[in-house]
About this RNA: A computed fold for a 109-nucleotide RNA from Ectobacillus ponti, annotated as SAM riboswitch aptamer (S box leader). The sequence is in RNAcentral, with records from Rfam. Model confidence (mean pLDDT): 83 of 100. Of the family's consensus pairs, 97% are formed in the model. Its Rfam family is "SAM riboswitch aptamer (S box leader)". Rfam links the family to the GO term regulation of gene expression.
RNA sequence: UUCUUAUCAAGAGAGGUGGAGGGUCUGGCCCGGUGAAGCCUCAGCAACCCCUGACAAGUCAGGAAGGUGCUACAUCCUGCAGAGCAAAUGCGGCUCUGAGAGAUAAGAG
Numbered sequence: 001u002u003c004u005u006a007u008c009a010a011g012a013g014a015g016g017u018g019g020a021g022g023g024u025c026u027g028g029c030c031c032g033g034u035g036a037a038g039c040c041u042c043a044g045c046a047a048c049c050c051c052u053g054a055c056a057a058g059u060c061a062g063g064a065a066g067g068u069g070c071u072a073c074a075u076c077c078u079g080c081a082g083a084g085c086a087a088a089u090g091c092g093g094c095u096c097u098g099a100g101a102g103a104u105a106a107g108a109g
């Protein structure tokens, strides 16, 4: 870097350092000198890998030492397609479903 599978409306922040950006991108809407990103320390959440047990091997229940991950806002909303509703020629609005993109984990090349 590519592919496969699973999940993504739950949950969980303080201190130090740093000094203007950040929420992937678009359009919005937000967060930020009452201190952004990044880095460090400590703490926490969750349970993908992991451990234990049960039963028909795939699920369920329990655990948290270790490998990751995560700790503003639904992945903050949105984009592409379809269906429905409202409105009535102005292009737009609302709801749902699916796809795409993205993130994380596990595995494979």
Base pairs, nucleotide, nucleotide: 001109002108003107004106005105006104007103008102013042014041015040016039017038021031022030023029025079027077028076043071044070045069048067049066050063051062052061053060054059055058075101080098081097082096083095084094085093